[in-house]
RNA sequence: UCGUGCUAGGCGGGGAGGUAGCGGUGCCCUGUACUCGCAAUCCGCUGUAGCGAGGCUGAAUUCCCAUUCGAGGUGUACGGUUUGAUGGUCUGCCUUAAGGAAUUGGUGCUGACGUUUAGGUCCUGCGCAACAGAAACCCAUGAACCCUGUCAGGUCCGGAAGGAAGCAGCAGUAAGUGGUCAUUUCUGUGUGCCGCAGGGUCACCUAGACUGAGCCAUGAACUUAAGUAACGCAUGGGACCGUCACAUCGACAAUGGGUGCACGG
Numbered sequence: 001u002c003g004u005g006c007u008a009g010g011c012g013g014g015g016a017g018g019u020a021g022c023g024g025u026g027c028c029c030u031g032u033a034c035u036c037g038c039a040a041u042c043c044g045c046u047g048u049a050g051c052g053a054g055g056c057u058g059a060a061u062u063c064c065c066a067u068u069c070g071a072g073g074u075g076u077a078c079g080g081u082u083u084g085a086u087g088g089u090c091u092g093c094c095u096u097a098a099g100g101a102a103u104u105g106g107u108g109c110u111g112a113c114g115u116u117u118a119g120g121u122c123c124u125g126c127g128c129a130a131c132a133g134a135a136a137c138c139c140a141u142g143a144a145c146c147c148u149g150u151c152a153g154g155u156c157c158g159g160a161a162g163g164a165a166g167c168a169g170c171a172g173u174a175a176g177u178g179g180u181c182a183u184u185u186c187u188g189u190g191u192g193c194c195g196c197a198g199g200g201u202c203a204c205c206u207a208g209a210c211u212g213a214g215c216c217a218u219g220a221a222c223u224u225a226a227g228u229a230a231c232g233c234a235u236g237g238g239a240c241c242g243u244c245a246c247a248u249c250g251a252c253a254a255u256g257g258g259u260g261c262a263c264g265g
Stems, first nucleotide, its partner, number of pairs: 001265006009057003012030004020046005034054005063258006072249005077243007085235003092231001094227006103219001104217004114210008122199006128192002130189007138179004147172004155164003
């Protein structure tokens, strides 16, 4: 150095989680790299860390180590979104109350607020008027007979003279009916204060007198006190996203290095 046959090794790896720790099943990321049984209420093992059984490959592009790169995962910090808890003795918003020498508007020397005088509104009594109703008065009408007067005709008495009763008619009237500008009487009232007297006067109004500068009203603002956890704010939780922030693990890939045995030529 070549050939043949073996052995070590290899036949995926990683992350989070789980575990005293290691590995697996399960989830996720890479990637294509044997089979069967066990296994999350776990299955097996003990820094030599899956257990049991079988198969393929086999000392190098394939095994081991280091470095670089870096998919991806995880943690912290920061920022953002969202959800929920606590806080009213920190704190804004909001609600309520109070305050005052303040703001705004109206009114005021054509006199505010205040004081005072006299009246009215108020109550009671008497009277008057009005209104409503009724009645009277007035006019008209109104009794076949049981109203009056006069009583034609007719009837009765009488010899006659004359008398008597009396229907109709007419006139008047009773009961009743109708009308009425006005007048009188009676009754009544949330009519009128018109008159008089007494009472009352807190309030309101009117008219005078005195004084001389405010008075009234709602709201904002300010101060103080009390309250409210919806929102803002503070505190600390959960979920998600982002960061040319930090840390950690790290597949694949690339580079470099390392590594058996036996026989024969």

This is a predicted structure of a 265-nucleotide RNA (Bacterial large signal recognition particle RNA) from Tigheibacillus halophilus. It matches the Rfam family "Bacterial large signal recognition particle RNA". It is annotated as a non-coding RNA gene. The RNAcentral record of the sequence draws on ENA. Taxonomically the source falls in Tigheibacillus (Bacteria, Bacilli, Caryophanales, Bacillaceae). The gene name in the source record is ffs.